[in-house]
RNA sequence: CCUCUGGAAAGAGGGGACCGGCAGGUUCCCCGCCGAAGGUGAAAGCGGCCCGCACACCGCGGGACGUGAAACUCUCAGGCGCCGAUGACAGAGG
Numbered sequence: 001c002c003u004c005u006g007g008a009a010a011g012a013g014g015g016g017a018c019c020g021g022c023a024g025g026u027u028c029c030c031c032g033c034c035g036a037a038g039g040u041g042a043a044a045g046c047g048g049c050c051c052g053c054a055c056a057c058c059g060c061g062g063g064a065c066g067u068g069a070a071a072c073u074c075u076c077a078g079g080c081g082c083c084g085a086u087g088a089c090a091g092a093g094g
């Protein structure tokens, strides 16, 4: 990387327009939500720099910067009735 298998969350919300005989479907706006496509952020630690203290040696403290994860976080993206779909992640095989 490929194949198969397992794998969730959240409004049957309101209004307009369009298609339609109906059921229903599509789309736009508003309000309310979800976190498991993707993406954002950075804790300890580590690094050198500056300042202060001490200094026989090892050093101690503070500041900003850099580096540094996630299933945490933000909710940009994506998604929110059943069926279905997405699907991090996990298992098996190649």
Base pairs, nucleotide, nucleotide: 001094002093003092004091005090006089011031013030014029015028016027017026018025019024032080033079034078038076039074041072045067046066047065049063050062051061052060053059
Background: Glycine riboswitch aptamer from Thermomonospora umbrina, 94 nucleotides, folded computationally. The prediction has a mean pLDDT of 79. The source organism's lineage runs through Bacteria, Bacillati, Actinomycetes, Streptosporangiales and Thermomonospora. The model forms 89% of the base pairs in the Rfam consensus. The sequence is in RNAcentral, with records from Rfam.